A computed fold for a 91-nucleotide RNA from Sphingomicrobium lutaoense, annotated as Glycine riboswitch aptamer. NCBI's taxonomy places the organism under Bacteria, Pseudomonadota, Alphaproteobacteria, Sphingomicrobiaceae, Sphingomicrobium. Model confidence (mean pLDDT): 76 of 100.
RNA sequence: GCGGCCGUACGGGAGAGUGCCAGGCCAUGCCGGGCCGCCGAAGGAGCAACCGCCCCCGGAAUCUCUCAGGCAAAAGGACCGUACGCGCCUG
Numbered sequence: 001g002c003g004g005c006c007g008u009a010c011g012g013g014a015g016a017g018u019g020c021c022a023g024g025c026c027a028u029g030c031c032g033g034g035c036c037g038c039c040g041a042a043g044g045a046g047c048a049a050c051c052g053c054c055c056c057c058g059g060a061a062u063c064u065c066u067c068a069g070g071c072a073a074a075a076g077g078a079c080c081g082u083a084c085g086c087g088c089c090u091g
Base pairs, nucleotide, nucleotide: 003089004088005087006085007084008083009082010081011080012079017036019035020034021033023031024030025029037071038070039069043067044065045064046063050059051058052057
């Protein structure tokens, strides 16, 4: 210095009922509860596609599951881009 990882900031960022029922309250809105229907891109779990290196071994997905989460807005949001850090690794 490049590259990778991690962290921070900014920008972009999908899907699916503002469902039904009664209740409570500081009351034209809010709160929690019950029931059904759905979504996958926080997290988690699973198979093992794939990767390291042929095996052992290790790492493992945007796949699958929906435990959690979500289904107006807000918040969150995998992932992508830009900038920063001297934090880690490598040459």